[in-house]
Molecule: small-subunit ribosomal RNA
Organism: metagenome
RNA sequence: AGAGUUUGAUCCUGGCUCAGAACGAACGCUGGCGGCAGGCCUAACACAUGCAAGUCGAAGGAGAAGCACUCUUCGGAGUGUGGACACUAACGCACAAGUGAGUAACGCGUGGGAAUCUACCCCAAGGUAAAAAACAACCGCUGGAAACAACGGCUAAUACCGCAUACACCUUGAAAGGGAAAACUUUAGCGCCCUGGGAUGAGCCCGCGUUAGAUUAGGUUGUUGGUGGGAUAAUGGCCUACCAAGCCUACGAUCUAUAGCUGGUCUGAGAGGAUGAUCAGCCACACUGGGACUGAGACACGGCCCAGACUCCUACGAAAAACAACAAUAAAAAAUAUUAGACAAUAAAAACAACCCUGAUCCAGCCAUGCCACGUGCAUAAAAAAAGCCUUAAAAUUGUAAAGCGCUUUCACUGAUGAAGAUGAUGACUAUAGCCAAAGAAGAAGCCCCAGCUAACUCCGUGCCAGCAGCCACGAUAAUACGGAAAAAACAAGCGUUGUUCGGAAUUACUGGGCGUAAAGAGCGCGUAGGCAGAAUAUCAAGUUAGGAGUGAAAGGCCUGGGCUCAACCUAGGAACUGCCUCUAAAACUGGUAAUCUAGAGUUCAAAAAAGGAUAGCGGAAUUCCUAGUGUAAAGGUGAAAUUCGUAGAUAUUAGAAAGAACACCGAUGGCGAAGGCGACUAUCUGGCCCGAUACUGACACUGAGGCGCAAAAGCGUAGAAAGCAAACAGGAUUAGAUACCCUGGUAGUCCACGCCGUAAACGAUGUGUGCUAGCCGUUAAAGCACUUAGUGUCUCGGUGGCACAGCUAACACUUUAAACACACCGCCUGGGGAGUACGAUCACAAGAUUAAAACUCAAAGGAAUUGACAAAAACCCACACAAGCGAUGGAGCAUAUGGUUUAAUUCGAAGCAACGCGCAGAACCUUACCAGCCCUUGACAUGAGCAUCGCGGAUUUGAGAAACCAGAUCCUUCAGUUCGGCUGGACGCCACACAGGUGCUGCAUGGCUGUCGUCAGCUCGUGUCAUGAGAUGUUGGGUUAAGUCCCGCAACGAGCGCAACCCUCGCCCUUAGUUGCCAUCGGUUCGGCCGGGCACUCUAGGGGAACUGCCGGUGAUAAGCCGGAGGAAGGUGAGGAUGACGUCAAGUCCUCAUAGCCCUUAUGGGCUGGGCUACACACGUGCUACAAUGGCGGUGACAGUGGGCAGCGAGGUCGCGAGGCCAAGCUAAUCUCUAAAAGCCGUCUCAGUUCGGAUUGUUCUCUGCAACUCGAGAGCAUGAAGGUGGAAUCGCUAGUAAUCGUGGAUCAACAUGCCACAGUGAAUACGUUCCCGGGCCUUGUACACACCGCCCGUCACACCAUGGGAGUUGGUUUUACCCAAAGCAAGUGCGCUAACCGCAAGGAAACAGCCUACCACGGUAAGGUCAGCGACUGGGGUGAAGUCGUAACAAGGUA
Repeated sequence: AGAGUUUGAUCCUGGCUCAGAACGAACGCUGGCGGCAGGCCUAACACAUGCAAGUCGAAGGAGAAGCACUCUUCGGAGUGUGGACACUAACGCACAAGUGAGUAACGCGUGGGAAUCUACCCCAAGGUAAAAAACAACCGCUGGAAACAACGGCUAAUACCGCAUACACCUUGAAAGGGAAAACUUUAGCGCCCUGGGAUGAGCCCGCGUUAGAUUAGGUUGUUGGUGGGAUAAUGGCCUACCAAGCCUACGAUCUAUAGCUGGUCUGAGAGGAUGAUCAGCCACACUGGGACUGAGACACGGCCCAGACUCCUACGAAAAACAACAAUAAAAAAUAUUAGACAAUAAAAACAACCCUGAUCCAGCCAUGCCACGUGCAUAAAAAAAGCCUUAAAAUUGUAAAGCGCUUUCACUGAUGAAGAUGAUGACUAUAGCCAAAGAAGAAGCCCCAGCUAACUCCGUGCCAGCAGCCACGAUAAUACGGAAAAAACAAGCGUUGUUCGGAAUUACUGGGCGUAAAGAGCGCGUAGGCAGAAUAUCAAGUUAGGAGUGAAAGGCCUGGGCUCAACCUAGGAACUGCCUCUAAAACUGGUAAUCUAGAGUUCAAAAAAGGAUAGCGGAAUUCCUAGUGUAAAGGUGAAAUUCGUAGAUAUUAGAAAGAACACCGAUGGCGAAGGCGACUAUCUGGCCCGAUACUGACACUGAGGCGCAAAAGCGUAGAAAGCAAACAGGAUUAGAUACCCUGGUAGUCCACGCCGUAAACGAUGUGUGCUAGCCGUUAAAGCACUUAGUGUCUCGGUGGCACAGCUAACACUUUAAACACACCGCCUGGGGAGUACGAUCACAAGAUUAAAACUCAAAGGAAUUGACAAAAACCCACACAAGCGAUGGAGCAUAUGGUUUAAUUCGAAGCAACGCGCAGAACCUUACCAGCCCUUGACAUGAGCAUCGCGGAUUUGAGAAACCAGAUCCUUCAGUUCGGCUGGACGCCACACAGGUGCUGCAUGGCUGUCGUCAGCUCGUGUCAUGAGAUGUUGGGUUAAGUCCCGCAACGAGCGCAACCCUCGCCCUUAGUUGCCAUCGGUUCGGCCGGGCACUCUAGGGGAACUGCCGGUGAUAAGCCGGAGGAAGGUGAGGAUGACGUCAAGUCCUCAUAGCCCUUAUGGGCUGGGCUACACACGUGCUACAAUGGCGGUGACAGUGGGCAGCGAGGUCGCGAGGCCAAGCUAAUCUCUAAAAGCCGUCUCAGUUCGGAUUGUUCUCUGCAACUCGAGAGCAUGAAGGUGGAAUCGCUAGUAAUCGUGGAUCAACAUGCCACAGUGAAUACGUUCCCGGGCCUUGUACACACCGCCCGUCACACCAUGGGAGUUGGUUUUACCCAAAGCAAGUGCGCUAACCGCAAGGAAACAGCCUACCACGGUAAGGUCAGCGACUGGGGUGAAGUCGUAACAAGGUA
């Protein structure tokens, strides 16, 4: 410090996720030791048991047990000692310990203040005199189950009560009045009272700070203040009576929700954010609520009274308790410990003290909960052992790792010893820490991960299953992502997971973000509060700056040291604690005050322009209606039609009259206005801007939360008007449908007046204002200047446009009219969806508007630009693409292939073009892969090894059998080399084993081969340049070409694969050669190139030549090229072939072959017989033959070229009507042979289902072949079907082509309408590129990129999820009014009653019970507010597999 994830790729915006640190943690696996810490975060739920606050005999009385002595009637009694359990008194119990429910508050933090108290402690002054009356304990008695209570009697005090004194205290009217005490005792002390002061602690007040919500905007009646009084330690509405009507609040009152606050802790570079366990300070609470008493201090955790709920006891009358002390228990929960030891230390209470008490505390136990430290050994050891794992079988890896050999002993263990904590005694911890010795490698390693992020890879298993997953994502038969193994990486007594916080996140942006298009500028203005504000002077000192003083607790953190062997930990000192308060000083800036200035702003005067606004009037064109004339059959409307109008006279045309609405031309990125908006003309009223000029005011300015006003269209209300247009509606069309687009009609509305509504893509998607920053070119209003004056030029200022530098921007773009550079103020944004929705509130007549969430869900949504693809987008070009032609298919019959069906099997593959006479260049058996049956199991075939033999093999034949196969017989033959060895090779057989075998699966694991776009002209690279980048440029542009072919231009310059050429065939010529070919010349001849001869010609097959836009003219740009011409066998690529760029289709083929993985192994392998691939209602493709006269039949008989031939071609002869048979020459082929060419020509038939057509069927034959039944081909005779030129639609072809005619070959025993090739005869047409299909290039659009066979929307149906409404119902909380009113304090009363004082007494003073009043907790009644749960039914939303209906959007998305 970043990384992953939106895309085909890119940049940006933006969310989600990860790597880090931390924790009072929990869970999973594992676990050696020690030190230091920590340990109910949940139920402030309920709590058995034990313990946590007592002490004091030096305040007081009383005095048990025990002990000693004496007496005794032996029962006991007395004296002394002793001091227990209790009691009175005093002090403490308000501390310490716990918890965080409540509390948004002077509660806390920080800093100040005045009207206070303070036991114990300290300092100082003084005093401590003299009296009195009781009550506990105790004794007796009574009641009660108990808890406990009542009555009678005795008694002490540091208990209680007067009196005296008291300057300094208190009250006060300042005269006066009031108010104290306690003793004890060992004589050394210790107490008590009053007064003043201190210290400590506490109470009260104030400034500032302290969570969220405005879908909480008004709150308050003791409320705010005053006076009198009361209350308190003390101020104060704290309380009360009276008076006034205030007080708080947008700088957020009130209400609601949540929460103890802080020092600190975690994180972070910091600023911040989150948090408030342990330790420390403060507060609050003690089962819930209320209340007071005592006291220095409480409204009191282990005190009291009352009420409530719960638990326990009960004799039903009553009574008891309160662990949020320490342990412990139950419960809750993912989850948190021992019913331990000691007061040894520290510390608290009481005591003069010894001492006593203390679950404070110190310690131990449990827990890897955390932090820190240590160990689980060290050295050597390579045949790199075995074993595992992988493997290309060579090897590699675990791995010096192990074993082995040699050492060491930290920790743990064993045995001894043994501190400090203690200042004289006292040690729970303590089996202490530490030290010494002995033994033995001995007792001590796991966990997670290994696709990317992220360090670390292979095999096997699984097969969208099981599973994984933090995000992207993985898994559908070769998974580095699942599970196992082996190896590797990280950390380590821990490791992972989960949860939470901060960080990364500049993703709430103070530091430090944005708003044209990504989320985001309010529709516009006026203006309040607020914010901010020109120049110069003086002054003040609030902000600001500097210095000083106080405070900012300790601990923690930081720095420097010290102590535990180190560290964690502990400890000393320092700095710091960024804050608050206060004093002093300064006066630049901000601010206040005073008096000035004119540059901002405004006022005045004079002119100009304008669809600025309002009202009234007025004009012409057009439309429609009405009247009249002319006139006749249509008009209207559309893609085409129809609805509609018209013979009752339309449309058209002429004239007249009426009505309403809107204002052509001018008219213009022209004008005006804040925006919405404003358009004939005239008048009146009225607003604003601009230019010019002079004087004046003197900062009056800018912005603007709330507020107020204006505000298109539609809509609403009332009253009018109504020509045209026109939602709704009706009809006609279109359509699968058409609730639409088109047409004919047509009502609200549109218009006017008044009132509402308050929204728009109200847009420049750009808030307002000010300043500043190169220019150039238009246009508009005005002024000045110059001139050549209907004006032109120039300049200034105000508007409105285009381009552009710097700058800015993600890019597109913006650019003095900023989206640049700055300032001031306002509004708004924080992932997509849910949703601008629900609820609530406000406004509105309504429609609705404004404000405005959450649950849930996704990992994206989005912006700009790029390359493609696509487009019912545009331009250009090409092609038998269309057009122009010729011939076919589609109709018939047959052949053949396919689908379907059938079947035991009808083997398998091929599937739009680019499957379908395709694989198959030829299924009767074989082929054959399929089916049925019968057989074989190392196998039909290969290699190795073992044993045996020397062979083997061939021919004929017998029996059984469907054959394979089984069982025999006869005949022929008797391996090769050799070192002579059963040595080697070879062959056959046998046994058992490695293995063979598979047309079994995956063409989506592959190689190879092939099809297709397409013989289309494209596809790329290097360097350079441009761009943040994907990419672009080059390759685009102007011409041209069959062509990215060539030329020119150009930030490109070159190059590669393609094109072309080089190759083959044909066409012309030359040359070489001359048999089997040829014959011009010469001779012979049986007249046949037959022979001699020849190689001229033809031909054959080798080598050369020839064509290049080379020449001429025109055109073009002087180019490339194009057009025409000459010459030439051939002319612009001469014709044809071979040749197929980068790539696309997961195209085809595992059944040609090869190959990975999987599967079968007496079978999915092998052999055989028979059957099937040939089935047949039907459908389609490709063909053949026809339908006839351009023909059929008969006759005649001329002219080819390929190519084939020995298990062959077969002349010739002969037989047969024929297929063919028999005999047989020649030929291994330019020699012989297939071989006859056919269309042609002549004659006949004369338009018919025919002398067309030949299917089908009968019958007799031929050939091939072991074998023609299923299931071959052919021949003869007989039979003679459909069919009379073929609907929609579709195919081929541009010249030796189509069409037509025959011939040959491969395969092959036989079988060809198919395929491949050959020659013969031999056309028509192309104006042209509008349209269809396909293709190329450029531009535009795009929400597509699996790329339009794309993407994608809504209803409905089904399932699930969360949520709104909902008659109501349940609960919490709160308000108001009233009722009841415990305990308690206070007031009143108090003839019931009382020891202290006064009084001789009576009585008084004073107090108490009782009664009563006010206040008041709980409770009750009624009416609301608010929050939450449930709720029949219901609304929309979200998510789901391949459901239904349509096709709304994205291209002009087919109606932008």